[in-house]
RNA sequence: AGCGUGCUCCGGGGCUCGGUGAAAUUCCGAACCGGCGGUGACAGUCCGCGACCCGGCUGCCGUCUCGACGAGGCGGUCGGUUGAUCCGGUGGAAUUCCGGAACCGACGGUGAAAGUCCGGAUGGGAGGCAGCACGCA
Numbered sequence: 001a002g003c004g005u006g007c008u009c010c011g012g013g014g015c016u017c018g019g020u021g022a023a024a025u026u027c028c029g030a031a032c033c034g035g036c037g038g039u040g041a042c043a044g045u046c047c048g049c050g051a052c053c054c055g056g057c058u059g060c061c062g063u064c065u066c067g068a069c070g071a072g073g074c075g076g077u078c079g080g081u082u083g084a085u086c087c088g089g090u091g092g093a094a095u096u097c098c099g100g101a102a103c104c105g106a107c108g109g110u111g112a113a114a115g116u117c118c119g120g121a122u123g124g125g126a127g128g129c130a131g132c133a134c135g136c137a
Stems, first nucleotide, its partner, number of pairs: 002136007009128002016030004031116002033105002035049004044103002053080009062069003085101005107119003
């Protein structure tokens, strides 16, 4: 160096200009952004994961007719759902680089429809060749 356990820390970016309108950073024309691990060479679009959403079981709070309840809130666990790329070039190797042309983006809110505003979230989190301690070898 490696492996295991525990703790600590870190861990998501983006609406500018113009148009219409009573009203839009939500519509229209242009603009801007890209989490984590993997991969023969660097990935929003490949293979997986996370967040969001849904369901089962379950703990606590809670509610009420007081032994039940899914009305409501916060968790745990198991499962489900979950978007989008092609062409050319270089090369031993690239849907990852270079050139060109495309495409995608949870839920709730809103004076009008949101990837970019506000909110849940000072949350959670894949994970980290960040740190410390102990153990194995």

This is a predicted structure of a 137-nucleotide RNA (FMN riboswitch aptamer (RFN element)) from Phytoactinopolyspora limicola. Model confidence (mean pLDDT): 79 of 100. It was read from a public genome assembly, where an Rfam model found it.